[in-house]
RNA sequence: GCCCACAUAGCUCAGUGGUAGAGCACUUCCUUGGUAAGGAAGAGGUCGCUGGUUCAAUCCCUGCUGUGGGCU
Numbered sequence: 001g002c003c004c005a006c007a008u009a010g011c012u013c014a015g016u017g018g019u020a021g022a023g024c025a026c027u028u029c030c031u032u033g034g035u036a037a038g039g040a041a042g043a044g045g046u047c048g049c050u051g052g053u054u055c056a057a058u059c060c061c062u063g064c065u066g067u068g069g070g071c072u
Base pairs, nucleotide, nucleotide: 001071002070003069004068005067006066007065010024011023012022013021018055026042027041028040029039030038048064049063051061052060
């Protein structure tokens, strides 16, 4: 320099046009003499940035940034 993949909650990951979910972690409560385990409820995300397409974009397209991999 060229090519490919990825970027979503604190962490690991789903979701692929119609206002985003799970597990673990966190908070409160129940249970226990107390802790752990278990149970119930809750909080937490301008979906990397920018522009475009669309009635509507996390999702499709352009560019940028970052990470990983491949070729030379």

Source information
Predicted 3D model of a 72-nucleotide RNA (transfer RNA) from a Holophagaceae bacterium. The sequence is in RNAcentral, with records from ENA. Its mean pLDDT, the model's own confidence on a scale to 100, is 81. Taxonomically the source falls in Holophagaceae (Bacteria, Acidobacteriota, Holophagae, Holophagales). Its Rfam family is "tRNA". Rfam classes the family as a transfer RNA.